[in-house]
Context: one part of a larger RNA
Molecule: small-subunit ribosomal RNA, 5' domain
Organism: metagenome
């Protein structure tokens, strides 16, 4: 002297833009945060003007793999930059072709048991864009080149499906480089390195088996150990350089702890399964239920950090031909001087330099043009009236908000921290190494400019100081 996701203390008037659990990745009560589609299919119910029109458990189809939130883990291709081959990629886009016969089933529903519930058995019977077969295959896949595999879902339309080939877009894998301390961690490793056969995958590879060899890495610092999510970026600095990685974005990694796959274009999946543990709940004791590191709010921690708000109006997002539903994304309100920026708290004139306070040499001197008075203004606040833009053919949460007219009336709106030096600003009192003071040097023992009060001053100013951190 600059910065802060800051706290504490004293004060605090409005507005704009931000930000806002840095501790306990501790446990979480209560709402709501992913749904949608009847133009995919039986059924059952409402309704009706007998034309329809509606509503939904269940099969089915798309979406819960994005969006949202933490930083525990991780020092490692995890990031961040450059390449780089051996791959995938629903929706979209585009180009060819192509949509033919045929069948069993099952949920819902009907019966009829178990069970306290969670749920759960048997029968009987039914639909499809839900499943299988067969046909057929330009193109495709495999091949020993003879062949041999492999599809489709309907509609009246619209939507659509099914095969192949480009494309975009995403994603997954390989390397080169960069990427914190500790040598008071010097060796370290058997699928270990490297080859062959084989299995896995979307792919390449010890990724995995089986065999054979004996590699592979290390003072250019491996291994261990401690610390830590990385980056645009922020902050400081004149640069180098340093110190950090809230907010915003970009990647990655988690979802109670741990472990597994299933489904799927895509997860080993936060509000999906299944095992184990821990915790909490209910239970009729046989058995079950659950996961706020989504928004809100509780307890707890802590110096310390928000409302159990509004709306889908926009933006973007699911699903749906639409209409439209659903979106704690997201636009907004709410609280907090947490921060940064603007604006107030009045102007202009006004000496008999009033009163009062402090000093005083008692003569003034200072507060001090400050007040009083006098004449103006009315920002912002208040009060009334008006009244959007964001969205148009139509829809507005913000909001009766901003703005913009017209009224009263100086009227509601100043503190804080210094005053020995450093460092701008000085004197009385009072206290007597007391009672304090301090950031360093140091004041304070009877004249204190340093304690504490006053009056005066001195700086900042809706702030000011102290306190942590980093430069």
């Nucleotide at each position: 002297g600059a910065a802060c996701g800051a706290a504490c203390g004293c004060u605090g008037g409005c507005g704009g833009c931000a930000g806002g659990c840095c501790u306990a990745a501790c446990a979480c009560a209560u709402g709501c945060a992913a749904g949608u589609c009847g133009a995919g299919c039986g059924a059952u119910c409402c309704u009706u003007u007998c034309g329809g029109g509606g509503a939904u458990a269940g099969c089915g189809g798309c979406g819960g793999a994005c969006g949202g939130g933490u930083g525990a883990g991780u020092a490692a291709c995890g990031c961040g930059u450059g390449g780089g081959a051996a791959c995938a990629u629903g929706c979209c886009u585009u180009u060819c072709g192509g949509u033919a016969c045929g069948g069993a089933a099952u949920a819902g529903c009907c019966c009829u048991g178990g069970g306290a519930a969670a749920c759960u058995g048997g029968g009987a019977g039914u639909a499809a864009c839900a499943c299988c077969g067969u046909a057929u295959a330009c193109g495709c896949c495999c091949u020993u080149c003879g062949g041999g595999g492999g599809a489709a879902a309907g509609u009246u339309u619209a939507c659509g499906c099914c095969g192949a080939g480009a494309g975009a877009u995403u994603g997954g894998c390989c390397c080169g480089c960069g990427u914190c301390u500790g040598a008071u961690u010097a060796g370290a490793u058997a699928g270990u390195u490297g080859g062959u056969g084989g299995g896995g995958u979307a792919a390449c590879g010890g990724c995995c088996u089986a065999c054979c060899a004996a590699g592979u890495c290390g003072a250019c610092g491996a291994u261990c150990a401690g610390u830590a999510c990385c980056u645009g970026g922020u902050u400081u600095g004149a640069g180098a350089g340093g110190a950090u990685g809230a907010u915003c974005a970009g990647g990655c990694a988690c979802a109670c702890u741990g472990g597994g796959a299933c489904u799927g274009a895509g997860a080993c999946a936060c509000g999906g399964c299944c095992c184990a543990g821990a915790c909490u709940c209910c239970u009729a004791c046989g058995g079950g239920a659950g996961g706020c590191a989504g928004c809100a709010g509780u307890g707890g921690g802590g110096a310390a950090u928000c409302u159990u708000g509004g709306a889908c109006a926009a933006u973007g997002g699911g699903g749906g031909c639409a209409a439209c539903c659903c979106u704690g994304a997201u636009c907004c309100a709410g609280c907090c001087a947490u921060g940064c920026c603007g604006c107030g708290u009045g102007a202009a004139c006004g000496a008999u330099g009033a009163a009062g306070g402090c000093c005083u040499u008692a003569g003034g001197g200072u507060u001090g043009u400050a007040a009083a008075g006098u004449u103006c203004u009315u920002u912002c606040g208040c009060c009334g009236g008006u009244g959007a833009c964001g969205a148009u053919a139509a829809u507005g949460a913000c909001g009766g908000u901003a703005g913009c007219c017209g009224g009263a009336g100086a009227a509601g709106a100043a503190g804080c921290c210094c005053c020995g030096g450093c460092u701008a600003a000085c004197u009385c009192c009072g206290u007597g190494c007391c009672a304090g003071c301090a950031g360093c040097c140091g004041c304070g023992g009877u004249a204190a400019u340093a304690c504490g009060g006053a009056g005066g001053g001195g700086g900042c100013u809706a702030g000011c100081g102290u306190u942590g951190u980093u430069c």